[in-house]
RNA sequence: AGAGUUUGAUCAUGGCUCAGAACGAACGCUGGCGGCAUGCUUAACACAUGCAAGUCGAACGGUUUUAAUAGAGUUUACUUUAUUAAAAUAGUGGCAAACGGGUGAGUAACGCGUGGGAAUGUACCCUAUAGUUCUGGAUAACGUUUGGAAACGAACGCUAAUACAGAAUAUUCCGGAGACGGGAAAGAUUAAUCGCUAUGGGAGCGGCCCGCGUUAGAUUAGGUAGUUGGUAGGGUAAAGGCCUACCAAGCCGAUGAUCUAUAGCUGGUCUGAGAGGACGAUCAGCCACACUGGGACUGAGACACGGCCCAGACUUCUACGGAAGGCAGCAGUGGGGAAUAUUGGACAAUGGGGGCAACCCUGAUCCAGCCAUGCCGCGUGAGUGAAGAAGGCCUUCGGGUUGUAAAGCUCUUUCGGCCGGGAAGAAAUCGCACGGGCUAAUACCUUGUGUGGAUGACGGUACCGGAACAAGAAGCACCGGCUAACUACGUGCCAGCAGCCGCGGUAAUACGUAGGGUGCGAGCGUUAAUCGGAAUUACUGGGCGUAAAGCGUGCGCAGGCGGUUUGGUAAGACAGAGGUGAAAUCCCCGGGCUCAACCUGGGAACUGCCUUUGUGACUGCGGGGCUAGAGUACGGCAGAGGGGGAUGGAAUUCCGCGUGUAGCAGUGAAAUGCGUAGAUAUGCGGAGGAACACCGAUGGCGAAGGCAAUCCCCUGGGCCUGUACUGACGCUCAUGCACGAAAGCGUGGGGAGCAAACAGGAUUAGAUACCCUGGUAGUCCACGCCCUAAACGAUGUCGACUAGUUGUCGGGGGGUAACACCCUUGGUAACGCAGCUAACGCGUGAAGUCGACCGCCUGGGGAGUACGGUCGCAAGAUUAAAACUCAAAGGAAUUGACGGGGACCCGCACAAGCGGUGGAUGAUGUGGAUUAAUUCGAUGCAACGCGAAAAACCUUACCUACCCUUGACAUGCCAGGAAUCCUGCAGAGAUGCGGGAGUGCCCGCAAGGGAACCUGGACACAGGUGCUGCAUGGCUGUCGUCAGCUCGUGUCGUGAGAUGUUGGGUUAAGUCCCGCAACGAGCGCAACCCUUGCCAUUAGUUGCUACAUUCAGUUGGGCACUCUAGUGGGACUGCCGGUGACAAACCGGAGGAAGGUGGGGAUGACGUCAAGUCCUCAUGGCCCUUAUGGGUAGGGCUUCACACGUCAUACAAUGGUCGGGACAGAGGGCUGCCAACCCGCGAGGGGGAGCUAAUCCCACAAACCCGAUCGUAGUCCGGAUUGGAGUCUGCAACUCGACUCCAUGAAGUCGGAAUCGCUAGUAAUCGCGGAUCAGCAUGUCGCGGUGAAUACGUUCCCGGGUCUUGUACACACCGCCCGUCACACCAUGGGAGUGGGUUUCACCAGAAGCCGUUUGCCUAACCGCAAGGAGGGCGGCGACCACGGUGAGAUUCAUGACUGGGGUGAAGUCGUAACAAGGUAACGUA
Repeated sequence: AGAGUUUGAUCAUGGCUCAGAACGAACGCUGGCGGCAUGCUUAACACAUGCAAGUCGAACGGUUUUAAUAGAGUUUACUUUAUUAAAAUAGUGGCAAACGGGUGAGUAACGCGUGGGAAUGUACCCUAUAGUUCUGGAUAACGUUUGGAAACGAACGCUAAUACAGAAUAUUCCGGAGACGGGAAAGAUUAAUCGCUAUGGGAGCGGCCCGCGUUAGAUUAGGUAGUUGGUAGGGUAAAGGCCUACCAAGCCGAUGAUCUAUAGCUGGUCUGAGAGGACGAUCAGCCACACUGGGACUGAGACACGGCCCAGACUUCUACGGAAGGCAGCAGUGGGGAAUAUUGGACAAUGGGGGCAACCCUGAUCCAGCCAUGCCGCGUGAGUGAAGAAGGCCUUCGGGUUGUAAAGCUCUUUCGGCCGGGAAGAAAUCGCACGGGCUAAUACCUUGUGUGGAUGACGGUACCGGAACAAGAAGCACCGGCUAACUACGUGCCAGCAGCCGCGGUAAUACGUAGGGUGCGAGCGUUAAUCGGAAUUACUGGGCGUAAAGCGUGCGCAGGCGGUUUGGUAAGACAGAGGUGAAAUCCCCGGGCUCAACCUGGGAACUGCCUUUGUGACUGCGGGGCUAGAGUACGGCAGAGGGGGAUGGAAUUCCGCGUGUAGCAGUGAAAUGCGUAGAUAUGCGGAGGAACACCGAUGGCGAAGGCAAUCCCCUGGGCCUGUACUGACGCUCAUGCACGAAAGCGUGGGGAGCAAACAGGAUUAGAUACCCUGGUAGUCCACGCCCUAAACGAUGUCGACUAGUUGUCGGGGGGUAACACCCUUGGUAACGCAGCUAACGCGUGAAGUCGACCGCCUGGGGAGUACGGUCGCAAGAUUAAAACUCAAAGGAAUUGACGGGGACCCGCACAAGCGGUGGAUGAUGUGGAUUAAUUCGAUGCAACGCGAAAAACCUUACCUACCCUUGACAUGCCAGGAAUCCUGCAGAGAUGCGGGAGUGCCCGCAAGGGAACCUGGACACAGGUGCUGCAUGGCUGUCGUCAGCUCGUGUCGUGAGAUGUUGGGUUAAGUCCCGCAACGAGCGCAACCCUUGCCAUUAGUUGCUACAUUCAGUUGGGCACUCUAGUGGGACUGCCGGUGACAAACCGGAGGAAGGUGGGGAUGACGUCAAGUCCUCAUGGCCCUUAUGGGUAGGGCUUCACACGUCAUACAAUGGUCGGGACAGAGGGCUGCCAACCCGCGAGGGGGAGCUAAUCCCACAAACCCGAUCGUAGUCCGGAUUGGAGUCUGCAACUCGACUCCAUGAAGUCGGAAUCGCUAGUAAUCGCGGAUCAGCAUGUCGCGGUGAAUACGUUCCCGGGUCUUGUACACACCGCCCGUCACACCAUGGGAGUGGGUUUCACCAGAAGCCGUUUGCCUAACCGCAAGGAGGGCGGCGACCACGGUGAGAUUCAUGACUGGGGUGAAGUCGUAACAAGGUAACGUA
């Protein structure tokens, strides 16, 4: 510090996600040791048991025990009395118990934090002064009696005090203006003190008040009656409505009152660069609470955690009458929960309470125990060791890897285990010695130094020493990208993974396992929640033309901001000083545990608040000036600015009259409609409503909406020139107020045209639409509402500054022959520099550079919706969520593709022609059906006479049956044998069982060895036309022989990309030329190659032959010609004319065998279609292995209601038949082609010459020509089908061959919609040959013969190319995508209601208690001689009030038949609304 994810790619916007840190954690797997910390976050749920607050006998009287002394009784050992000593302690009394410890329910508050304040209290402690005198009456304990189950009492009697009471004293204290009044005490032990009382002061600790700060919600906007203030009184330690009475009507609130929800606050903790954000465990400060609610008592202090009273709920005991209790103290239990420990030790230390002290108490505390919960440290060994062991895994089978890892050898011993030693924490108090102070004192006291002894829970712990042994000690997660780390097997959209993107549908580095690797390590992962990254709420530090975002517009209160100058002030600001900002924490420098964590000393810091001093620039405040902002007056100017009134002409419609006759209107075409009852058309007259042609304009005016005939009246604003005046009067603006198109609503008018709804006619599969004919609200007017628009410049208002050019509207100045021109000012348009912007674009009228103020945004959907509020007559408007769901949604630009977008161009693409197909019969292929099998593949063009250039067996892959299992075939091993040939039997055959003949080749003298072949055996293996063409190679089809496809360098752009390759011409062509930020190059085009067309030359057999010769190129001669096949030439827009731009090129012409690529072929760019082929071949993976392999026989691939493709033959006279006659080319031939000749009607048979071919043969070419016949008919056309008889091939023609002869003689008379081929030696037509092949050709590949017609042209159909445009497409229009309906699930709104919580108001009720009152009862101290009084208590009554009850609201949560929309969901239904002109441009509002 960033990364992944929207796209084909790009930039930007924007969300989601990840890497980091951290935790009181939990869960999973694993687990050696130690140190230091932490440990119920949930039920403030309920609690068994033990402990957690006592102490003082030096306050008191007793009681008990023991001892001693003295006495008495005497039974001599007891009893008893007194005194003394020691010990114990129930009670009275004192102090403490208000601290310490726990918890966070409540509390949004002076609760907390921080800083101040005055009207206050204070036990114990310190200090000072004064005092501590005299009396009195009780009471517990105790004794007796007595009630009760218990808890606990009752009556009578005795007694003490530092308990209680009275008197005196006080001049300090309190009250009072004063006079004056009121108010204390306690003793104990010892001879030292400790106490007590009063008062002053202090310290520390409290109570109270105030400023500032302290969560969210306005879908909570008004709240408040003791409320706000005053007076008087009460109350308190103390100010105060704290309380009461009276008086006044205030007080709080948009700077957020009230209400609701949530929450203890802080130091701090976590994170972060910081600013911030989140949190408030442990430690520390404060607050609140103690089963729930209320209340007071005691006391210095409480309204009291381990006190009291009452009410309630709960629990326990009970003899049923009554009692007892409160772990949010420490342990512990149950429960809840994902989850949190021992019913431990000790007061040794620190601290607290009591005490003179010893000492006692202390679950505070210090320790130990449990838990990897966290942080820190250590260990699980070290060195050497290659045969790179074995095993595992992978493998291209060579090897690689695990891996120096192990083993082996050498060494060490931390930690753990064993043995032994063994702390610090402990020094005070205390004793002794010495010194100082005090003193008369060597005493006492106090203090210091030295010294002595006692005290340890932890703990025989830390630590130290010793011996032994590598011995006892490694896991977890991950390995597709982000993100470090890869292979194999299994699985097969299954099982599963997943933080995001996404993996898995048979080769998964993503699932599971293994090997290996990576990371961390006694831990490692996961999950939850926090901060970060996130500049993704932006103070630091974001935005708003199109991505989310400028209110429709103005006016304007509060608020915010504000020109220039002068002197003043000092609120802000700045500077200095002081106080405070607790400690701990963080940071820095040191120190202590072996280090670290941890602990500790010092410093810094604590960014804050307060006080004070100073400064006077800036802001504020108040005073005085100024004129540049703003405004006013005077003078001009333009204008559809607004309101009202009046008037006008054109047009539509209607009405009346006339002329006139058959149509009019309407459309893509029609129809509905109007018209013979006279329309349309035309002439005249009239009525009525609405709108104002031309001018008219990127013209004008207005804040916006908006405003258009003319004239009049009323009225707002703007601009300009020059002078005068006011003197900051200004800008913006939450709430508010006003205006606000169209549609709509209300009332009343009006209604010509137009026209929602509606009706009819068309269109259509449908057409509730688009089109047509009608037509009502409405549109118009007046008044009143509504208040929204894509109310748009998608751009808030105001001000300042920053190059220009051009047009136009208004004003002014200069100037001129001319408003020509120049300057200036206010608008309105077009371009454009800098700059800005993601880009598009904006650009002095900013989206530039700045300032002021307001509004608004924070992913998409849900949703501008629900609920609530406000407004409205309604429609509805406004304000405005959440659950849930997705990983995107959206912007700009790029390249493609596409368009029922545009421009240009090409092609047998159309057109113009010729001939076909589609109808018939047959052949053949396919689909379908059938079948035991009808093997498989090919499926729009680009499958279908295709793979197949030949299915009777074979082929053959299919089916049935019968057989074989190292196999029909390959290699290796062993044994035997040569191989091979002839032959018998069984069987459908494969096969099985036999018989016979026969012994080779090479090396070697030989023995023997080797090679090849055959048979048998065992194992490695063979074999597979089994699957996957979507794992592949190779080959092929197609767009398309279309003219395209790219690269290097440069340039432009943030980038994808662009440029080049576009443009102007031209071409068959990205062919060439010109131009140009491009310059060059490559693959394609063309050419080079083959063939054909002309010529020359060379050569001359089997070819040819002019000469001679012959029946005959037969022979001689010859190579001139033809021909053959080698080598050359020839054609290049080269020449001429014209056009063009002086180019490229085009048009015409000459010459030429051939002319503009001469004709034909081969040749197929980058790529597309997961196109075709695993059944040509090759090949990965998977599968079968007595079978999915191999062999054999038979069958099938040849079936047949049907459908389609491709062909053959026809339908006839341009023909058929018969007879005669003529002319090719290219091929093939030895298992072959086969002549002559003979036989057969013929297929063919016999025959055998020639030919390994320019020699011989196949082999007579046919159409054609001549002659004859047929005469328009199902025929002398046509030949299917069928019967019979044959021929040939072949082992074999039944299923299932071809051909011949005789006989038979079907459909068919030129073919619907539709559709195919062809532009010249082409179409059409005619025959010939080859491959395959034993045989089988209407197929296919070739060959020649005869030989046309037409093309105006590019509007249209199809395909293609280039440029451009739109796009929501990119799997690319066979695209994308919307809504209803149906089904499933999810959350949510409404809903008759129902059940809870909280809260308000009214009323009832009223425990305990304090206060007030009260003579019913009781009463020690004081007064009084007494009676009695004062005072007190009990009881009664009253006020206040908790719990409780009733009723009415408010609010919130849950639930509810039914119901509304919403969201999500592989393949449902209906249509096709949007994206292209999306086929009616789209969208917004009504």
The RNA shown here (small-subunit ribosomal RNA) has 1486 nucleotides and comes from an uncultured bacterium. Rfam family: Bacterial small subunit ribosomal RNA. Rfam links the family to the GO terms ribosome and structural constituent of ribosome. The coordinates come from a structure-prediction model, not an experiment, and the mean pLDDT is 85. RNAcentral holds the sequence, with entries from ENA.